Predicted 3D model of a 60-nucleotide RNA (Fluoride riboswitch aptamer (crcB RNA motif)) from Phycisphaerales bacterium Planc_01.

RNA sequence: CGGCCCAUUGGGGAUGGGGUUCCCCACAACCGCCUUGUGGCUGAUGACUCCUACCGAAUC
Numbered sequence: 001c002g003g004c005c006c007a008u009u010g011g012g013g014a015u016g017g018g019g020u021u022c023c024c025c026a027c028a029a030c031c032g033c034c035u036u037g038u039g040g041c042u043g044a045u046g047a048c049u050c051c052u053a054c055c056g057a058a059u060c
Base pairs, nucleotide, nucleotide: 009026010025011024012023013022016051017050018049019048020047021046032041033040034039
């Protein structure tokens, strides 16, 4: 100096926050899909759940 492993800590998983859980990363993990196209589409979750925002319908 480089590689690997363990522990701790932190970060990440397409748009906000809380809880639980899973996975990934150590400057990496991660940064949605379709289309010839300047066009189009879904979703606030990695998964479950709650709140907020947004959309649709009904009632008062």
Taxonomically the source falls in Phycisphaerales (Bacteria, Pseudomonadati, Planctomycetota, Phycisphaerae). It matches the Rfam family "Fluoride riboswitch aptamer (crcB RNA motif)". Rfam 15.1 lists 2,293 matches to the family in 1,982 species.